[in-house]
RNA sequence: AGAGUUUGAUCCUGGCUCAGAACGAACGCUGGCGGCGUGGAUUAGGCAUGCAAGUCGAACGCGAGGAGGAUCUUAACAUACCUUCGGGUGUGAGCGGAUCCUUAGUAGAGUGGCGAACGGGUGAGUAACACGUGGGCAACCUGCCCUCGAGUUGGGGAUAACACUCCCAACGGGGCGCUAAUACCGAAUGACAUCGCACGUCAUAAGUCGUGUGAUCAAAGGCAGCCUCUGCUUGCAAGCUGCCGCUUGAGGAUGGGCCCGCGUCCCAUUAGCUUGAUGGUGAGGUAACGGCUCACCAUGGCUGUGAUGGGUAGCUGGUCUGAGAGGAUGGUCAGCCACACUGGGAUUGAGAUACGGCCCAGACUCCUUCGGGAGGCAGCAGUCGAGAGGCUUUGUCAAUGGGGGAAACCCUGAACAAGCGACGCCGCGUGGGUGAUGAAGGUCUUCGGAUCGUAAAGCCCUGUCAUGAGGGAAGAAAGGCCAGGGGUUAAUAGCCCGCUGGUCUUGACGGUACCUCAGGAGGAAGCUCCGGCAAACUCCGUGCCAGCAGCCGCGGUAAUACGGAGGGAGCGAGCGUUGUUCGGAUUUACUGGGCGUAAAGGGCGUGUAGGCGGCCUUGUAAGUCGGGCGUGAAAUCCUCUGGCUCAACCAGGGACGCGCACUCAAUACUGCAAGGCUUGAGUACAGGAGAGGAAAGCGGAAUUCUUGGUGUAGCGGUGAAAUGCGUAGAUAUCAAGAAGAACACCAGUGGCGAAGGCGGCUUUCUGGCCUGUUACUGACGCUGAGGCGCGAAAGCUAGGGGAGCGAACAGGAUUAGAUACCCUGGUAGUCCUAGCCGUAAACGUUGGGCACUAGGUGUAGGGGGUAUCGACCCCCUCUGUGCCGAAGCUAACGCAUUAAGUGCCCCGCCUGGGGAGUACGGCCGCAAGGCUGAAACUCAAAGGAAUUGACGGGGGCCCGCACAAGCGGUGGAGCAUGUGGUUCAAUUCGAUGCGACGCGAAGAACCUUACCCGGGCUUGACAUGUACCGGACCGGUGUGGAAACACACCUUCCCUUCGGGGCUGGUACACAGGUGCUGCAUGGCUGUCGUCAGCUCGUGCCGUGAGGUGUUAGGUUAAGUCCUGCAACGAGCGCAACCCCUGCUCUUAGUUGCCAGUUUGUCUCCGGAUGAAGGCACUCUAAGGGGACUGCCGCAGACAAUGUGGAGGAAGGUGGGGAUGAUGUCAAGUCAUCAUGGUCUUUAUGUCCAGGGCUACACACGUCCUACAGUGCCUAUUACAACGGGAAGCGAUACCGUAAGGUGGAGCAAAUCCUUUAAAGAUAGGCAUGGUUCGGAUUGAGGGCUGCAAUUCGCCCUCAUGAAGACGGAAUCGCUAGUAAUCGCAGAUCAGCUUGCUGCGGUGAAUACGUUCUCGGGUCUUGUACACACCGCCCGUCAAGCCAUGGAAGUCCACAAUACCUGAAGUC
Repeated sequence: AGAGUUUGAUCCUGGCUCAGAACGAACGCUGGCGGCGUGGAUUAGGCAUGCAAGUCGAACGCGAGGAGGAUCUUAACAUACCUUCGGGUGUGAGCGGAUCCUUAGUAGAGUGGCGAACGGGUGAGUAACACGUGGGCAACCUGCCCUCGAGUUGGGGAUAACACUCCCAACGGGGCGCUAAUACCGAAUGACAUCGCACGUCAUAAGUCGUGUGAUCAAAGGCAGCCUCUGCUUGCAAGCUGCCGCUUGAGGAUGGGCCCGCGUCCCAUUAGCUUGAUGGUGAGGUAACGGCUCACCAUGGCUGUGAUGGGUAGCUGGUCUGAGAGGAUGGUCAGCCACACUGGGAUUGAGAUACGGCCCAGACUCCUUCGGGAGGCAGCAGUCGAGAGGCUUUGUCAAUGGGGGAAACCCUGAACAAGCGACGCCGCGUGGGUGAUGAAGGUCUUCGGAUCGUAAAGCCCUGUCAUGAGGGAAGAAAGGCCAGGGGUUAAUAGCCCGCUGGUCUUGACGGUACCUCAGGAGGAAGCUCCGGCAAACUCCGUGCCAGCAGCCGCGGUAAUACGGAGGGAGCGAGCGUUGUUCGGAUUUACUGGGCGUAAAGGGCGUGUAGGCGGCCUUGUAAGUCGGGCGUGAAAUCCUCUGGCUCAACCAGGGACGCGCACUCAAUACUGCAAGGCUUGAGUACAGGAGAGGAAAGCGGAAUUCUUGGUGUAGCGGUGAAAUGCGUAGAUAUCAAGAAGAACACCAGUGGCGAAGGCGGCUUUCUGGCCUGUUACUGACGCUGAGGCGCGAAAGCUAGGGGAGCGAACAGGAUUAGAUACCCUGGUAGUCCUAGCCGUAAACGUUGGGCACUAGGUGUAGGGGGUAUCGACCCCCUCUGUGCCGAAGCUAACGCAUUAAGUGCCCCGCCUGGGGAGUACGGCCGCAAGGCUGAAACUCAAAGGAAUUGACGGGGGCCCGCACAAGCGGUGGAGCAUGUGGUUCAAUUCGAUGCGACGCGAAGAACCUUACCCGGGCUUGACAUGUACCGGACCGGUGUGGAAACACACCUUCCCUUCGGGGCUGGUACACAGGUGCUGCAUGGCUGUCGUCAGCUCGUGCCGUGAGGUGUUAGGUUAAGUCCUGCAACGAGCGCAACCCCUGCUCUUAGUUGCCAGUUUGUCUCCGGAUGAAGGCACUCUAAGGGGACUGCCGCAGACAAUGUGGAGGAAGGUGGGGAUGAUGUCAAGUCAUCAUGGUCUUUAUGUCCAGGGCUACACACGUCCUACAGUGCCUAUUACAACGGGAAGCGAUACCGUAAGGUGGAGCAAAUCCUUUAAAGAUAGGCAUGGUUCGGAUUGAGGGCUGCAAUUCGCCCUCAUGAAGACGGAAUCGCUAGUAAUCGCAGAUCAGCUUGCUGCGGUGAAUACGUUCUCGGGUCUUGUACACACCGCCCGUCAAGCCAUGGAAGUCCACAAUACCUGAAGUC
């Protein structure tokens, strides 16, 4: 510090999202130690249990129990004696009882004092003087504490406790009797206190202070010691001393109370609020001011600088974030406030309207004998509930602090400690060194290797933490006792001392921190991520499934995005996720944004408040600036030091605290006050233009209607029609009349007006504007929230008017429909008057004002100068209105003195798209509706400008058998062939608009063959390698079998260095094989646009950029072909040419070709035929040249390119034909030609064999063939080709057969021989319009040929049979010249098989005006919301499911307001 995301790409606008930091957090996975912090944010929900406020005997009275001891007494028991055997007596010990002593004047309760108003908790309420900050109180209080003064005299009457007694379940209560005090009450004294009065001082709003005088008001004692004084007199006290108290007063300190300035959230869809309300007088009340309360009087007070109402919220220091300004927040710590189950109330007190007090009401819980009672964890622990979610029912008063006490001491869940939680921050560890066979293993692999990885193991070390053992702090100061010293005092007593010494004693934490020793690497690593943002990549699985996802988006068979693995990145006792805040976001813009088209200028004016405001002078000092002073708590932040081993943490010092208040000073600017000025603004005067406004009147043209005349059959209307009008006389035409509305020409990016808007002429009234010149006023100005006014059209109300036009409506057309467009009618309305509405793309989509900043050129109105006789022309200037342009601005388009430039002032408005200008509320309106104006929810965009394409039933130019003009076909029939479909065991597969369909296939009976059925084989039908064994293999014969195959028999190697090798069979292992899948993983090849003229690059230039320019333009061409021009200059791939065939000619050559002329042989029907010699003239063959280049001429054209006409020429403007196919498009076709990634298969999806199938057949389509006949068919005779092919071949003459064909074999590896009779044509004859002498399908019979084989399933011949068909609907195809049409011939494939294909020649036309239309294409331009690019995009309803929200008869709860009713406790 930015990044991702709108597009094919670009720039901009704009939202969404991410990276950062933070947290009282929670959740998931994981978890070694320690330190310091921190921990109920939700239900201010309910609470069991324990503890959290007591203390003082030196204020006071009373006063145990229990235990121990002593004395007395004594049941049962033991024992001795006696016995009437019932028992009795004595002694011992002894339960129990009584009294006394000790514990003890203790425990305890009570009276009294102080405390309990602190400390601790919580944040419900509160938008407020609650809080913060700064002030004020001359309007106040303050226990304990400190300082100072005075005093503390003398009395009285009660009461609790207690005793007795009564009631009650309990809580508790009643009666009677006694008693004490530092409890209570009089009296005395009493001031500098309070009040009144008088005087004075100071001050002033009320007052303060001083003096005098009058009135009023106090108290309590306790403890210790002593004998100096006094009294009795051992000693004690009423005396003295000390201490603690008490009373009164003054001052202080501390704490509080009240008042004020300023600051302090959201909603205006809350705009008006208020009756104790605002003020006064008087009174009451309070510590104190005050409507705080009351009586009376007045009618005020607050509010757009936001009252009132509603919502939300404790406030602050601070905390988090941020560069800052800001934004968010207020947990821990600290200050303040409020609250204590809810509401109300007072009492006590210095202080409370009182968390662990009281009273009343209510809710809830508990106890109860049902009458009645008790309670309040938002104290510390703890419990339940709700919740994603927050701890121990711990220890100690050792320290710090608090309460009481004279003190010892007691109390203290304040506090200090420990415990629990990775909740946060900080620190430490989980080892260090060495170690390459780069181990094993995992993963990947191009199979070579790479990587985990010095990582491990191994070897050598160390010893933090944890564990065990031993030692062991600081935190302690006080306090008691003793001694000394000092003070008080009469005193060596007592008391006091924060003076000194000695001694005794006090630690919860805790045997903790810390230190030492011991052993041993031993006990201690995870989490998230790896498509981009954003560091980090591969394999497998999955196959729009499962899933991921913060945004963009991944996943439909090769996923770096899902899941796993390996590897890697990041952080680390943590890591991620979720939530929240700030940041990034200049995305509310103060710092620091905008409004022509992206969201955004109010429809226009007038003007209130407000904001802003010309020049000069003086004053003032409010703003402003500077200094000083006070405050701005501490903690925090920052900084410098210091203490814990460091750090976190803690301590000390400093700085900061941008604020507020007071004060001194400055006076430029702003404000305020005063005075002046004229340039802003205005007024007067003289001229000027104008559809500016209002009213009244007038005019002509046109339309329609009425009347009359003429006149006759149509008119009207349309793309074409019809409805309509018309013989009852229309339309047309003439005349007259009526009515309403609008004003042709002039008329103009001309004029006027604020805008809406304004157009015949005249008059009246009236607003504004411009120019000129002088004079006057003297800042009077600009803008303008609200307000007020104006405001097109449509619409509304009332009344008129109504010619034309014309929503609605009716009819006719159009159409699939046509609630439209077109036509015929036609009502509101349009017009007028009065009123309402208040909106428009009310637009320049541009608010108003002022100033400044190059010009050029029109136009409208005025003025001036020059010139002129004058006008015009020309020049200058002011105002308005246009165009073009500089700088500048702008995202670009564009704007540019009429700014969208540069500045100032004021107003309005905007903040992603949709929902929506909708809902609700309010205001306005007669209504229609208008103004104001949300949210839920949803999307990741919506949008602006410009670019390149594509597209358009947009435009311009141009081309093509594209149409047109022609000729012939297809579509109808039969057959052939291909396809679809159906069928089948299989009918193998592919091709599917043009650009699949006589296509792959230049040829399926077996083979081919990939398909089906069946029979076999498994290192395999085929390749390579290794190991072992064996040997020729092949071939022939036989048997079985459908064959493959199996078995048997026969025959049967080469080289050699003698080791073996070659070849070959078998076995085993690596592997082979696949016409299995994916043409959407690919190469190669091909089709198509299209043989269309295009497609690009380098450098330069233009543009922020995509991109443009070049390549556009003017011509021209078949052509981006060429010329000219041009910010372009060049270049490449295409075009053309170079290549082949053909057309003319020349040269060379002359066999197998040729024979004009010459010689000659043979035959002859005398025409001639044929052979030889000879020749290469000609034809021809095949090699090389020539020729054609707009070269020449005329014209057109720009002195061009080029076109056009002509000459010559075999050929003329690329002569004709072919080959040749740019960048790219169609995920076009092909994994089945081949190659190939991945994947699947491996006794099978491989391979061998036999048979079948690819040849099926209701049907549909494509492409052909043959026809339907007389321009024909048949028969006979007869003429003329070219390209080709030929040895397992072509096959002649001859013979046989009706023929197919056969026999036969001459010749020929070919200019020689064969194929080879070309056919149409010509000549002659027949046929005469008929399903025929047309047509040949189908079928029967008989043959031929090929081939192992012709049944499924070949071709041909002969005879017989003789179907449909008589020129073909909609529609559609080919062709522009040696072409179409028509005729035959050859070849490839091939054993055989063609109507197909590829070639060849013969005969040989018609037509093209032209480019409007159809199709396709090129180029320029234009629009675009398209870019998968019009087969695009996209709107609305409906259906199904889902989500969110609303309505709904009602019902329930809560809150608030108003009115009324009842009314506890309590105060006066």